[in-house]
Molecule: c-di-GMP-I riboswitch aptamer
Organism: [Eubacterium] cellulosolvens
RNA sequence: AAUAGUGUAUGGCAAAACAGACGAAAGUCUGCGACGCAAAGCUAAAGGGACUGUAAAAUGUCAGCCAGCUGCAAUA
Numbered sequence: 001a002a003u004a005g006u007g008u009a010u011g012g013c014a015a016a017a018c019a020g021a022c023g024a025a026a027g028u029c030u031g032c033g034a035c036g037c038a039a040a041g042c043u044a045a046a047g048g049g050a051c052u053g054u055a056a057a058a059u060g061u062c063a064g065c066c067a068g069c070u071g072c073a074a075u076a
Stems, first nucleotide, its partner, number of pairs: 003076002006073002012037002018031005035064001041069003047066002049062003
């Protein structure tokens, strides 16, 4: 340096529900809370997909759907 499995650590993140705020909605933020996560870190016009919305239409939303980029500890 590459690859593989592990999460061995008083370490990290935080689903649903509930409370408050914002929004037409999807959904977002804060608190609380842990279902889970080894990238559940970042990326949403210039990859795919999904959701909302509409007579039709994203220009709205989702990175905890796939994807792209980057990356921690210890072990072999």